[in-house]
Context: one part of a larger RNA
RNA sequence: GAUAGCUUUAGCGGCGUGCCUAACACAUGCAAGUCGAACGCGGUUUGGGGGGCGACUCCUAGACCGAGUGGCGGACGGGUGAGUAACACGUGGGUUAUCUACCUUGAGGUGAGGAAUACCGGCGAGAAAUCGCUGACAAGACCGCAUAGGUUUGGCAAACCAAACAAAGCCGAGCAAUCGGCGCCACAAGAUGAGCCUGCGGCCGAUUAGUUUGGUUGGUGGGGUAACGGCCUACCAAGACGACGAUCGGUAGCUGGUCUGAGAGGACGAUCAGCCACACUGGGAUUGAGAACGGCCCAGACUCCUACGGGGGGCAGCAGUGAGGAAUUUUCGUCAAUGGGGGCAACCCUGAACGAGCAACGCCGCGUGCAGGAAGAAGGUUUUCGGAUCGUAAACUGCUUUUCCCAGGGAAGAGAGAGGACGGUACCUGGGGAAGAAGCCCCGGCUAACUACGUGCCAGCAGCCGCGGUAAUACGUAGGGGGCAAGCGUUGUCC
Numbered sequence: 001g002a003u004a005g006c007u008u009u010a011g012c013g014g015c016g017u018g019c020c021u022a023a024c025a026c027a028u029g030c031a032a033g034u035c036g037a038a039c040g041c042g043g044u045u046u047g048g049g050g051g052g053c054g055a056c057u058c059c060u061a062g063a064c065c066g067a068g069u070g071g072c073g074g075a076c077g078g079g080u081g082a083g084u085a086a087c088a089c090g091u092g093g094g095u096u097a098u099c100u101a102c103c104u105u106g107a108g109g110u111g112a113g114g115a116a117u118a119c120c121g122g123c124g125a126g127a128a129a130u131c132g133c134u135g136a137c138a139a140g141a142c143c144g145c146a147u148a149g150g151u152u153u154g155g156c157a158a159a160c161c162a163a164a165c166a167a168a169g170c171c172g173a174g175c176a177a178u179c180g181g182c183g184c185c186a187c188a189a190g191a192u193g194a195g196c197c198u199g200c201g202g203c204c205g206a207u208u209a210g211u212u213u214g215g216u217u218g219g220u221g222g223g224g225u226a227a228c229g230g231c232c233u234a235c236c237a238a239g240a241c242g243a244c245g246a247u248c249g250g251u252a253g254c255u256g257g258u259c260u261g262a263g264a265g266g267a268c269g270a271u272c273a274g275c276c277a278c279a280c281u282g283g284g285a286u287u288g289a290g291a292a293c294g295g296c297c298c299a300g301a302c303u304c305c306u307a308c309g310g311g312g313g314g315c316a317g318c319a320g321u322g323a324g325g326a327a328u329u330u331u332c333g334u335c336a337a338u339g340g341g342g343g344c345a346a347c348c349c350u351g352a353a354c355g356a357g358c359a360a361c362g363c364c365g366c367g368u369g370c371a372g373g374a375a376g377a378a379g380g381u382u383u384u385c386g387g388a389u390c391g392u393a394a395a396c397u398g399c400u401u402u403u404c405c406c407a408g409g410g411a412a413g414a415g416a417g418a419g420g421a422c423g424g425u426a427c428c429u430g431g432g433g434a435a436g437a438a439g440c441c442c443c444g445g446c447u448a449a450c451u452a453c454g455u456g457c458c459a460g461c462a463g464c465c466g467c468g469g470u471a472a473u474a475c476g477u478a479g480g481g482g483g484c485a486a487g488c489g490u491u492g493u494c495c
Base pairs, nucleotide, nucleotide: 001494002493003492004491005490006489008487011366012365013364014363015362016361017359018358019324024322025321026320028319029318030317033072034071035070038069039068041066042065043064044063045062046061047060048059049058050057051056079278080277081276089201090200091199092198093197094196095195098194099193103190104189105188106187108185109184110183111145113143114142120135121134122133123132124131125130150165151164152163153162154161155160169182170181171180172179173178203250204249205248210241211240216238217237218236219235220234221233222232223231253275254274255273256272257268258267259266260265280300281299282298283297284296302313303312304311305310330356332355333354334353338352339350340349341348342347369399370398371397372396379390380389381388382387403436404432405431406430407429408428409427413422439484440483441482442481443480444465445464446463450479451478452477453476454475460467461466
């Protein structure tokens, strides 16, 4: 100098930061939905029409609500640092060995059919979670068929030939024909994102020297993957790594950077940004362009419900609770802005985000008044009793109003209109009154700053040297002084 904890003290503002420990356990609420312009139902209700004496019922147009089928999104965003010494990361390359939803561009297509099923109805099981049987019905859900200028595969030097492979509709305008919009299918390219391979670089230990007998190293055949490859498998060969430190053990997320230092270097990796890994612990697949924090299945520990038969759960999301600890915040507001998901849109969702609250935790800024005022009050301390000092300090006089209090006005942030959580905030104007605002540590040397009393190797101090045993500038108190200042000291850690 940096960083936190603690003690004590404390007026304000701006900008930041805020579980470093138990990747310990979690009550409660919220954090991922959306689309009726894909689809059929159920309910409520409004208008119109029909039937009926009436209760009511049928048709039609609409609004709202509900679960369900279906589509897209839930792989982003947010958290954490456990594991990992590794192509994990950084940097430079390779991929003729690869994939890429949505988006953009180009060029082509979108024909004709079928069978189911959830919701619903009926019956049933269960305490519940939930489930079974059965009847009917819809779609952009599912399945053949047609078409093929394209793709893939095979034959092949090529030309060319053969085989296989698509699709879905909805909305608006119109009397209609038709037109427009959003989609759908296959292809080529782009963009973006990702996978894989590789040169080099960055911890400690030799009181770890040989490691691996294992798919280990290589080859051939086969399989598998989007893709190369012992990635897997059968057979064959006997290789591969290592004092340029293998193997083993310890520690650790990596980086841009941060702190320190004149630099070289040393230490660290909070916030912010990039990458990686993880999501109660371990394992597995499914869906999907892509894989699993708030998806599924299995096992385990823990916990909750139970009618004891059986079920539910996963805050290392935002708040919040307990525990641990020296120690770390509100169960707040809004989608106004920025951004994300869905939707033609209106809009809905968004604890991302933007804000507010708490904390001197850090940095920065401001204030706690200014001028005059005595050979100098009172009082304190001291004294050689003359005085000295606190000290222009106070009182008193004049002034100012940053800040503060009261009142009035009042934003930008919102790129054509409407729309502002923050917020009646910032800011501006008027009024009031020095008014409401200073502490902490130190004074033997290092090291700026000295006297008195008390104590008497006691009580105590102390970073080092060392002080204290009757004149202590070193302990305690007082006066005075020095330093820093809304802080000041102390302790831990790093340079």
Notes
The part of an RNA shown here (small-subunit ribosomal RNA, 5' domain) has 495 nucleotides and comes from an uncultured bacterium. The coordinates come from a structure-prediction model, not an experiment, and the mean pLDDT is 84.